Annotation: FMN riboswitch aptamer (RFN element) from a bacterium, 135 nucleotides, folded computationally. Rfam family: FMN riboswitch aptamer (RFN element). About the family: The RFN element is a highly conserved domain that is found frequently in the 5'-untranslated regions of prokaryotic mRNAs that encode for flavin mononucleotide (FMN) biosynthesis and transport proteins.
[in-house]
RNA sequence: CCGACCUUCUGGGGCAGGGUGAGGCGUCAAAGGCGCCAAUUCCCGAUCGGCGGUGACAGCCCGUGAGGCCCGCAAGGGUCGUGGCCCGGUGGAAUUCCGGGGUCGACGGUAUAGUCCGUAUGAGGUGAGGGUCGC
Numbered sequence: 001c002c003g004a005c006c007u008u009c010u011g012g013g014g015c016a017g018g019g020u021g022a023g024g025c026g027u028c029a030a031a032g033g034c035g036c037c038a039a040u041u042c043c044c045g046a047u048c049g050g051c052g053g054u055g056a057c058a059g060c061c062c063g064u065g066a067g068g069c070c071c072g073c074a075a076g077g078g079u080c081g082u083g084g085c086c087c088g089g090u091g092g093a094a095u096u097c098c099g100g101g102g103u104c105g106a107c108g109g110u111a112u113a114g115u116c117c118g119u120a121u122g123a124g125g126u127g128a129g130g131g132u133c134g135c
Base pairs, nucleotide, nucleotide: 002134003133004132005131006130007129008128009127017044018043019042023037024036025035026034027033028032046115047114048105049104050064051063052062053061059103060102067080068079069078070077071076085101086100087099088098089097107118108117109116
């Protein structure tokens, strides 16, 4: 240096502004009207981009990561789900850079959510360090 096992730490970001008004409250005896509140979810618009790999830098190329249900005392196992890119340019090489135009975002809650709250002081992957053993 390499390999096996153990162990510690690490462990992503994001609705400014405007509109609508489901619904709630108040008021009048009522009908009905008026007033106030009301969506980070709807509409316009804004905004975000984990980790490893890849001939050169990637949300959308390849891989990986959240969740639901079932079995099990547990460890663990089974099963379902797991998104999205094109054109032009440069170059030896880029779906990664530059220019242009697109597009995507689990599950539960709530006025329909990538961005709020919860699952989660979690888990996995990843990266860094330490220890033991082997060679």